[in-house]
């Protein structure tokens, strides 16, 4: 240097252009003599920075950053 691939909540991991979910983790209850378990509720989030569309996590460009490969 060239080629691919990935970026979503503290972690993982899902979503066919049509209201962005799930587990764990945290918080708060409720159970228990206290403590685990277990149940309930709840906080949290599409790397950026245009574009396309009636709508964009998704489709388009550019850039960050991280893996991989091959010189």
């Nucleotide at each position: 240097u060239g080629g691919g691939a990935a970026a979503u909540a503290g972690u993982u991991u899902a979503a066919u252009g049509g209201u962005a979910g799930a587990a764990c983790a945290g918080c708060g209850g409720a159970c228990u003599c206290u403590g685990a378990c277990u149940c309930c509720g709840u906080u949290a989030g599409u790397c950026u920075a245009g574009g396309u569309u009636c709508g964009a996590a998704u489709c388009c460009u550019a850039g960050u950053c991280u893996c991989c490969c091959a010189a």